[in-house]
Context: one part of a larger RNA
């Protein structure tokens, strides 16, 4: 000095931060990811129109349902992880990139399901089985397609050669789809180049602790070929060689996310990683894969375990280390709050819906600013306390009393900016600010006085009770123990405690 602190006493207001460091412990209940009828066909209702009637035809609401994009972002927590994880540089020999941006070119002709529906049947649920039948930017062949991808091949250049670049030639294989408008025309869909972002990959340095760990290593280290992958690589496999690391600390244990940064310090170091920001790793535990540009995927799927809940015992359901809350742990850490008004995010043509992201509110003196708890006058230096040498002294201008002011806090009225955008739209919020009204009225504690170290006396107690960071006080005159009076030092805090420097 300093802190995500915690504990005693005490406690007016505001700003702006902050706020489970312990069990990655178990979790009720509500929300945190959904949109699109301008892709698609239906069920309900509700209005209008045709119709004698059965019905059909338009619009609109709303429910599910197929189908698109989105859920790989945002948000959490640090359990694992001594690593190319993480900083930081240097490079590319194999690559891929949904959306959005720019240029070129195409959008031709068919086809057969399916879910919702209906019907029957089984079910405790969750669902299941058989039947009919339907639609589409779903799905499936055909046509065409080039600067696309493969194969094979002629010619130039560069090079010892592998091979790279140019200009070509042949085969073979790959597309689509419609909707809304009178239309222009917008989406939209296929293919190709570009750019952005983003990811992958290769290498050099950089940051712990243990030698009471000294030797490890067989898919180990290279090679060839292959397989796999978006690509490289022993990433896998098959031969083949016998390499590969190591006191300049393999290998083994142990701690632990890493960085920008923070504190502390004249540096030069040591300490740390909380909130914020960037990279990472992870989503009850352990595995796997699908799906997609992109996950091996916190609120998707499968499987295995542990726990937990329903149950007709057949079989089923769940996963807060998302914001809230609960229990448990624990010195110890918030509110089941409002609002999508701004910013961003998803989908949408849009309206518009969704956003516990996020803005704002509530709690907490957890921290840091700030302000206030009054200001002047006032001696018979009052009363009371305390000490006294009994003379007085000291609390002391401190009260009283007098005359003012009106921060905060209280009442009344008025009343934003945050809104871009013509218009309308504000959760904060009737708050912030502004005038106005009352009245010193509602607002001071804590430590500590031996020495270090700034403050001293008197009762009590008698090595007892007790203090104490150190030296030490205490055994009848204790400035060291307890109360008092007084004084010092900080002040809405003030000590103690723990931890770092």
């Nucleotide at each position: 000095g300093a802190c995500g602190a915690a504990c005693g006493c005490u406690g007016g207001c505001g700003g702006c931060g902050u706020g489970c460091c312990u069990a990655a412990c178990a979790c009720a209940u509500g929300c945190a990811a959904g949109u699109c009828g301008a892709a698609c066909g239906g069920g309900a209702c509700u209005g209008g129109g045709g119709g004698c009637a059965a019905c059909u035809c338009c619009a609109g609401u709303u429910c599910a349902g197929u189908g698109g994009c989105g859920a790989a972002c945002g948000g959490g927590u640090g359990c694992g992880u001594a690593a190319c994880a993480c900083g930081u540089g240097a490079g590319g020999a194999a690559u891929u990139u949904g959306u959005c941006u720019u240029u070129c070119g195409g959008u031709g002709g068919g086809g057969g399901a399916u879910a919702g529906c209906c019907g029957g049947c089984c079910c405790a649920a969750c669902g299941g089985c058989c039947g009919g039948g339907u639609a589409a930017u779903a799905c499936c062949g055909c046509g065409u397609a080039c600067g696309c991808u493969c194969u094979u091949u002629g010619g130039g250049g560069g090079g010892c050669a592998u091979c790279c670049u140019c200009c070509g030639g042949a085969g073979a294989g790959g597309a689509a789809a419609g909707c809304a408008g009178c239309a222009a025309u917008g989406c939209g869909c296929c293919g190709a180049a570009c750019g952005a972002g983003a990811a992958c990959c290769u290498c050099g340095c950089g940051g712990c602790c243990u030698a009471u760990c000294a030797g490890c290593u067989a898919g180990u280290u290279g090679g060839u070929g292959g397989g796999g992958u978006c690509a490289u690589g022993g990433c896998c496999c098959a031969c083949c060689a016998a390499g590969g690391c190591g006191a300049c600390g393999a290998c083994g244990g142990g701690u632990a996310g890493c960085u920008g940064g923070u504190c502390u310090g004249a540096g030069a170091g040591g300490a740390u990683g909380g909130c914020c920001a960037g990279c990472c790793a992870c989503a009850u535990u352990g595995g796997g894969a699908c799906u997609g540009a992109a996950a091996c995927a916190c609120g998707g799927c499968c499987c295995a375990g542990a726990c937990u809940c329903c149950u007709a015992c057949g079989g089923g359901a769940g996963g807060c280390a998302g914001c809230a809350g609960u229990g448990g742990g624990g010195a110890a850490u918030c509110u089941u709050g409002c609002g999508c008004a701004a910013u961003g995010g998803g989908c949408g043509a849009a309206a518009g819906c969704c956003u516990g992201a996020c803005g704002c509110a509530g709690c907490g003196a957890c921290g840091c600013c700030g302000c206030g708890u009054g200001u002047g006058g006032g001696a018979u230096g009052a009363c009371g306390a305390c000490c006294u040498u009994c003379g007085g002294g000291u609390u002391g201008u401190a009260a009283a009393c007098c005359a003012c002011u009106g921060u905060c806090g209280g009442g009344a009225g008025g009343g934003a900016c945050g809104a871009a955008g013509c218009u309308c739209u504000g959760a904060c919020g009737g708050u912030a600010c502004c005038u106005c009204c009352a009245a010193a009225g509602g607002a001071a504690g804590c430590a500590c006085c031996g020495g270090c170290u700034a403050a001293c006396u008197c009762u009590g107690u008698g090595c007892c009770a007790g203090c104490a960071g150190c030296c030490g006080c205490g055994g009848u005159a204790a400035u060291a123990c307890a109360g008092a009076g007084g004084g010092u030092g900080c002040g809405a805090g003030c000590g103690u405690u723990g931890u770092c420097c």
This is a predicted structure of a 501-nucleotide part of an RNA (small-subunit ribosomal RNA, 5' domain) from an uncultured bacterium. The prediction has a mean pLDDT of 81.